[in-house]
The RNA shown here (small-subunit ribosomal RNA) has 1516 nucleotides and comes from a metagenome.
């Protein structure tokens, strides 16, 4: 890059498949090792249990708990001293009290920190997020600055003490500190102002300290750390714009704080944030409002790119924290680990009342195809607090699990050919596995053990020295110096020992796709990504050998992007493949002529700010490499500001005429509307003539008519339509307009003028037009006509034909609004080769004038060049080339359906899906086949004409039926007198029955015996058991071996008419002796393929000649081959005999004349004449010839078709079978008989039968034979017997025919069938089941329905004849001759072929394809009386806790008054209101399950009815 799949092939359109890339993945099967990342994508679903935010004693009262001290008590009591040995003292050290005095600290009170840090993604389509900008703010801690940090008060928790409560908590008393709270003071400053003024603060704490003071407590100084005011800054959050951000229109309006203002609130701040009041606005087709979906982005994938898909770890913004609604502290929250309601769950519970919130780490459970340790540690790194020390920190660094993913290493290297054994194949000889193993020398990566060993560690601290700061040796900084710190960690690395020792699956091999054999299995099991495999020889299904890919991982699956230019910006199209609206008109919108100058929006350039960091890229570094980690760069399409260019575009001004229009004169026209007129014709009425049919059809019939049709003949009536003219003519936007004549009226072109000045082109939506058919309402109704009714056809015919016939067609008016509305080809414009028609108007020459001829313009056809197109085909009237703008299309079905909306009176239109379903549907053309399509032609194909089957009896074969068995095979033509040229046994393959296993038959091996021959017994034989004779040949070293034959034995193997002719050879039918099928080079088409081979003519022929892009050549045709006609030559023997002789007799002599034989020749070729024809093939005709136009007949059968016919001829692959499906043998069967078919033989009779008599063939056949001839039977036949191995002798008299005679139309003197009866042969044997012969018998049957079969000349028809098969058997095959016709006008029709031509939805090819119903089976859908969640509007109710306001008569310590009671001032509880959540009532949208029944849809082995479509498809 691209490949498979539609066809019989073939371009093409167009889907479907597949090849790569990924991943937070699961699943299946395997698994050594180490690094680096990564892990609930589902239930934002419930959470046991730890943990995850605390710190500060350098604010505060203090002291529950630990140490230490002190101090005191009680008891014990070591030691030491003293003693009167009674004891007494001292007490270390234990118990135990007090004391905050020290280290520190539980609870509290106070500061700061719980708003980060960690989690999820539920909402949220914009109070978001991304990106550039803005003003009207706040900002704890941190950072500079300025200026200050005086003097005072009153409480409170802690804590007692009582009380209530199961607890959770709590409620009163009574003491007490503070950097807790509260006024004064001063205000540099801030802030408020009516510009006068007026408001507003604080806190101390710790180190250390010379002087002074002192109430001994400090106080003052000072040095940090706080605090107050303020300023600026830096961080961080708030608020504003603009722009970007997903589907749906089957969601078209929405909106009352809604727009906008003024007044007041309110907020850190702007702002309808709120609220009063005016005003009516304000979004929205560039898509508002609804609905669905979704956290956004740096990014990630994947693509050449544009783009597409996505939003895990990582960043950055958001949003949320059980769900819902609230405020409160605060700098900052409306707070994940706070607080207060409401709901829901869970838990406790004494039932009264309470607790809880893992979408923090870890864990459980649940869902699910899945996703992990109830670790280690703060050692790095960050966060809080805190002077530090330090304490927290499931942030975080580490470690566990897990081949999820990437990276890297290993399973060993070299030699090794007896090409080892096994496996697997196998043409049995051998390939292969395969240098693979083994076996020899080696190495030791990893993993095992055993030892060594870094870096991550900087400080804080201490405490010595030093500098600096100060009054100061404090404290503070810095600088050098001591020592401490490591979870990872048995760390990485390094070294050493042993040993090849510890390490290969997995998937696939029929194309696509790289990899092939066996063997099972036999539409079965399965297999499949897509075409597809499998029905006995499966590279596709199992399994094995063997090969091929990739590798500690490989396959599946699921997903995304590619490929897919298959949504097409980059990059598709719309005559016929999906696709141009039915036509218009014109709105918004898109685009728009010339010229000048302004501008400077679009565009072009430069600058500048941004565009986080990571990522990507690029280049350097660090880990043994890499993956990973990191230094610098580059990119970052955007956006804002700035500055400039000014072609072209917008905007603006001023002009101009080529687009557009108007003006003036003519022209053509079924162009619209209305009103009128007018002939021709149907068909109706009345009349008149006139009778029996008349009308219809393929043939009818219904139907009219004697009541008088039809038919003429003249009037009348009515509707409706306009013949000729009439033309690929004319007008119209389309639909569509056709008889005249009037009014009104729209458009076109045509010629010259003059005049506005871009006034245009398109056109979403809208309007307004629109065949036919329908609808509605009044008309009208002659024809024609759905429905309907009736005749027919028909197997039916709800249809095509008929005969009638009603809405309708008309007309007015109103709807409807679709059509194969079609040029299946949107408008506009502008270029691009002619050529010829015909319609309108002109113009130039000539003319008297019309014509001819040239030549403008506008329609309207042909044909044709470039081009274009898949081809057909279009081609100035584009389907060419380009420009502007609608509309439309994305695979076939479902489906122009289903729901929703619109419209409509209804029918219905328009808009318009989705489930499931296939791999195809589909254009255009090619080659074939078929057509009840066309055209030429041929054939015993009709036709013509003889004879014949079908009718009868018999013989044959077949089918059916029976049977133990009727043995098999052949089935349209082309199966059926066919294998079968001959079934009593035998054949013989069947049946039944008795036998037998190495076999009846082959080889090979081993024993024995010559072979043979006679014979008995049992038996139906076959077989079994026996007796006997007999001893051969070759060779020998004389033991013996060998050859042939027979007996017995063992196994290898023999054997099957067993099965598959759909595994096959071989051979045959058959189309068809049809005239055809083909290749080579060339030529043309993208190609399948064409050409050639088609035309014109000929012919039996693709047989020839002629023409042409073809020019040659193959296999067929035809000759060459055999017979047969003629005649020569040569030969005459068994054949011939004309001459001479002879005979009964070509018997014999002779003869070579003649038939004849059988060898060679020779003739026929359209070779001559005429005529036609293209000066041609060729035809007609003629002469001559035995024969004339292939003379007659046989042989010979192209490519191929038909899975045609044979495994039972033979041969063969494979399956079965092996004491049987082999083999032998008796008997039986193949010969069966209620039937039906084919093929034949005889027949029905007088053209004939019988009898008498006689005549002429030809081919063949014989030794197992033909057999004379004589004898014997009426005869078949016998007996005897000559000849003949055949031109000799036999077979053997040919018959029919001729001549005569009888029979006279009859079931006969026709017919001969059956049955009786005696016979002959053949043969081992005629019963089942032979022929033949005599005598008797004498059936059908008197020319055959429908239908159908064979022949065109020595042909049919008859006539006999003779072979093959064979013992024997013939009506049947083959094959001989005899006698011997009609008739053919002619291709209309029927079969079959051939060529060329057209259609085709066929290609298994019409025995093809196909289509609706209707039965069953599943599946998705609609609709449905309803049910039932979910959302969500709207209107009431009702209203927690809370903030606001209001009221505060109840309470109240700080401040002011005071006569000390009290009032003030301000608070606060309470009450009340506004707003408001979760809740209830009520009625609506929207969606989702679900529902008896119902509808139409897809699929399905295949079934039932009929044949709608394709061919003229049988009614295009």
């Nucleotide at each position: 890059a691209g490949a498979g799949u539609u066809u019989g092939a073939u371009c093409c359109u167009g889907g479907c498949u597949c090849a790569g890339a990924u991943u937070g993945a699961a699943c299946g099967c395997u698994g050594g090792c180490g690094g680096c990342a990564u892990g609930c994508u589902u239930a934002a679903c419930a959470c046991a249990u730890g943990c995850a935010a605390g710190u500060c004693g350098a604010a505060c009262g203090g002291u529950a708990a630990c140490a230490g001290g002190a101090c005191g008590c009680u008891a014990g009591g070591a030691u030491c001293c003293c003693u009167u040995c009674g004891g007494g003292g001292u007490g270390a050290c234990u118990u135990u009290g007090u004391c905050g005095c020290u280290g520190a600290c539980g609870a509290g009170u106070g500061g700061c920190g719980g708003a980060c840090g960690g989690g999820u993604g539920a909402g949220u389509a914009a109070u978001a997020c991304a990106u550039a900008g803005g003003a009207a703010u706040c900002u704890a801690c941190c950072c500079a600055g300025u200026a200050g940090u005086g003097g005072g008060g009153g409480a409170u928790a802690a804590c007692u003490u009582g009380g209530a409560g199961a607890a959770a908590u709590c409620c009163a008393u009574g003491c007490u500190a503070a950097u807790a709270c509260c006024g004064c003071a001063u205000a540099u400053g801030c802030c408020c102002u009516a510009c006068g003024g007026g408001g507003c603060a604080a806190a101390g704490c710790a180190g250390g300290g010379g002087a002074c003071c002192c109430u001994c407590g400090g106080g003052c100084c000072u040095u940090g750390c706080g605090c107050u005011a303020u300023u600026g800054g830096a961080u961080g959050a708030g608020c504003c714009u603009a722009u970007g951000u997903c589907g749906g229109a089957u969601u078209a309006g929405c909106u009352a704080g809604u727009u906008g203002g003024u007044g007041g609130g309110g907020u850190a701040a702007a702002g309808g944030c709120c609220u009063a009041c005016c005003a009516a606005g304000g979004c929205a087709a560039c898509g508002a409002u609804c609905c669905g979906u979704a956290g956004c982005u740096g990014g990630u994938c994947u693509g050449a790119g544009a783009g597409g898909a996505u939003g895990a770890u990582c960043a950055g913004c958001c949003a949320c924290a059980c769900u819902g609604g609230g405020a409160c502290u605060g700098a900052g929250a409306c707070a994940c680990g706070g607080c207060c309601c409401a709901g829901a769950c869970u838990c406790c519970u004494a039932c009264g009342g309470g607790a809880g919130g893992c979408a923090g780490c870890a864990g459980u459970g649940g869902g699910g195809a899945a996703u992990a340790u109830u670790g280690c540690a703060c050692a790095a790194u960050g966060g809080g607090c805190g002077c530090a020390a330090g304490c927290c920190u499931g942030a975080u660094g580490c470690a566990g699990c897990a081949a999820u993913g990437c990276c890297g290493c290993g399973u060993g290297u070299g030699u090794g050919a007896a090409g080892a054994a096994g496996g697997c194949c196998u043409g049995c000889g051998g390939g292969u596995u395969g240098u693979a193993a083994a076996g020899c020398a080696c190495u030791u990566u990893u993993a095992u053990u055993a030892g060594g060993a870094a870096a991550g560690a900087a400080a804080a601290g201490c405490c010595c020295g030093g500098a600096g700061u100060u009054a100061a040796u404090a404290c503070c900084u810095c600088c050098g110096g001591c020592a401490u710190u490591g979870a990872c960690g048995g760390u990485a690395c390094c070294u050493a020992a042993a040993g090849a020792a510890u390490a290969a699956g997995c998937a696939c091999c029929g194309g696509c796709u790289a990899a092939c054999u066996c063997a099972g299995u036999g539409c079965c099991a399965g297999c499949a990504g897509c075409c597809g495999c499998g029905g006995u020889a499966a590279u596709a299904c199992u399994g094995a050998g063997g090969g091929u890919g990739c590798a500690a991982g490989c396959g599946u699956u699921a997903a995304u992007c590619g490929g897919a230019a298959u949504u097409a910006c980059u990059g598709g199209g719309c005559g016929u493949a999906a696709a141009g609206c039915g036509a218009g008109u014109g709105u918004a919108g898109g685009c728009g002529g010339u010229u000048a100058c302004c501008u400077a929006a679009g565009u072009c350039g430069g600058a500048u700010g941004u565009g986080a960091a990571a990522g990507c890229c690029c280049u350097g570094g660090g880990c043994u490499c890499a993956a990973c980690c990191u230094g610098g760069g580059a990119a970052u399409g955007g956006c804002a500001u700035u500055c400039g260019a000014u072609a072209c575009u917008g905007g603006g001004u001023a002009a101009c005429u080529a687009g557009a229009g108007u003006u003036u004169g003519g022209u053509a026209g079924a162009g619209g509307u209305a009103a009128g007129u007018g002939g021709a014709a149907u068909u109706c009425c009345g009349g008149g003539u006139g009778u029996a049919g008349c009308g219809g059809u393929g043939a009818a019939a219904u139907g009219c008519g004697u009541a008088g049709a039809u038919a003429u003949c003249a009037g009348g009536a009515g509707g409706a339509a306009c013949a000729u003219c009439a033309g690929c003519g004319g007008c119209g936007a389309a639909g569509g307009c056709g008889a005249c004549u009037u009014c009104c009226u729209g458009g076109a072109c045509c010629a010259a003028u003059a005049c506005u000045g871009a006034c245009g082109c398109u056109g979403a939506g809208g309007c307004g037009c629109g065949a036919a058919g329908g609808c509605g309402u009044g008309g009208g109704g002659a024809g024609c006509a759905a429905a309907c009714a009736g005749g027919a056809u028909u197997a039916g015919a709800u249809a095509c034909c008929c005969u009638g016939g009603u809405a309708g067609u008309c007309c007015a008016c109103g709807c409807a609004g679709u059509a194969a509305a079609c040029g299946g080809u949107g408008a506009a414009c502008a270029c691009u080769a002619g050529g010829u028609g015909u319609a309108g108007c002109g113009g130039g020459u000539a003319u008297u004038g019309a014509c001819c001829c040239c030549u403008g313009c506008u329609g309207u056809g042909c044909c044709g060049c470039a081009g274009c197109a898949a081809a057909c085909g279009c081609a100035u009237u584009a389907a060419g080339u380009g420009u502007u703008c609608c509309g439309c299309c994305u695979g076939g079905g479902g489906a122009g359906u289903a729901c929703g909306g619109c419209c409509g009176c209804a029918a219905g239109g328009u808009u318009a899906a989705a489930a499931c379903u296939c791999a195809a549907a589909g254009g255009a053309a090619u080659u074939g086949a078929c057509g009840g399509g066309g055209g030429c032609c041929c054939g015993c194909a009709c036709a013509a004409g003889c004879g014949g089957u079908g009718g009868a009896g018999c013989a044959u074969g077949u089918g059916g039926u029976u049977u133990a068995a009727u043995u098999c095979g052949a089935c349209g033509c082309a199966a059926c007198g066919c294998g079968a040229a001959g079934a009593a046994c035998c054949u013989u393959a069947c049946c039944u029955a008795g036998g037998u296993u190495u076999g009846a038959c082959a080889u090979c091996c081993c024993g024995g015996g010559a072979a043979u021959c006679u014979u008995g017994u049992g038996g139906a034989a076959a077989c079994a058991c026996g007796a006997g004779a007999g001893u051969g040949c070759c060779c020998u070293u004389c033991g013996g071996g060998g050859a042939g034959c027979c007996c017995g034995g063992u196994g290898a193997c023999a054997g099957g008419u067993g099965c598959u002719g759909c595994a096959u050879g071989g051979c045959u039918g058959u189309c068809g002796u049809c005239a055809g099928c083909u290749c080579g080079u060339g030529u043309c088409g993208u190609g399948a393929g064409a050409u050639g081979u088609u035309g014109g003519g000929u012919u039996a022929a693709g047989u020839c000649c002629c023409g042409c892009a073809a020019c040659g050549a193959g296999c067929g045709c035809a000759a060459c081959c055999c017979c047969u006609u003629u005649c020569u030559u040569u030969a005459g023997u068994u054949a011939c005999c004309a001459u001479c002789a002879u005979u009964u007799a070509g018997u014999u002599g002779g003869g070579g004349a003649c038939u004849c034989u059988a060898a060679a020749g020779a003739c026929a070729c359209u070779g001559c004449c005429c005529c036609g024809g293209u000066u041609a093939a060729c035809g007609g005709g003629g002469a001559g010839g035995a024969a004339g136009g292939u003379g007659g007949g046989g042989a010979u059968g192209a490519c191929g078709u038909c899975a045609a016919g044979u495994c039972c001829u033979c041969a063969u692959g494979g399956c079965c079978u092996u004491u049987a499906u082999g083999c032998c043998u008796a008997g039986g069967g193949c010969u069966a008989c209620a039937c039906a078919c084919g093929u034949g033989c005889u027949a029905c009779a007088a053209u004939g039968g019988a009898c008498u008599a006689u005549a002429c063939a030809a081919a063949g056949g014989g030794u197992u034979g033909c057999c004379a001839g004589c004898c014997c039977g009426c005869g078949a036949g016998g007996g005897u017997g000559a000849g003949c191995c055949a031109a000799u002798c036999c077979c053997a008299u040919a018959a029919a025919g001729c001549a005569g005679u009888u029979c006279g139309u009859a079931g006969u003197u026709c017919g001969g069938a059956u049955u009786g009866g005696a016979g002959u042969c053949u043969g081992c044997a005629a019963c089942u089941c032979g022929a033949c012969u005599c005598c008797a018998u004498g059936a059908a049957g008197c020319u055959g329905g429908a239908a159908u079969c064979g022949c065109u000349a020595g042909u049919a028809a008859u006539c006999g004849u003779g072979g093959a098969u064979c013992a024997g058997c013939a009506c049947g095959c083959c094959a001989c001759g005899g006698u011997g016709a009609a008739u053919a006008c002619g291709u209309u029709c029927c079969c079959g072929g051939g060529c060329c031509u057209u259609g085709u939805a066929c290609a298994c090819a019409c025995c093809g394809c196909c289509c609706g119903u209707c039965a069953c089976a599943c599946c998705a859908u609609g609709a449905g009386a309803g049910u039932u969640g979910g959302u969500u509007g709207u209107a009431c109710c009702a209203g927690a806790a809370g903030u606001c306001g209001u009221u505060g008569g109840g309470c109240a310590a700080a401040c002011c008054u005071u006569u000390a009671c009290a009032g003030g001032a301000u608070g606060c509880a309470g009450g009340c209101g506004c707003c408001u959540a979760a809740g209830g009532u009520a009625u609506g949208g929207c969606u989702g399950a679900u529902g008896a029944u119902u509808g139409g849809g897809g699929u399905g082995a295949a079934g039932u009815c009929g044949u709608a479509a394709c061919a003229a498809g049988g009614u295009a």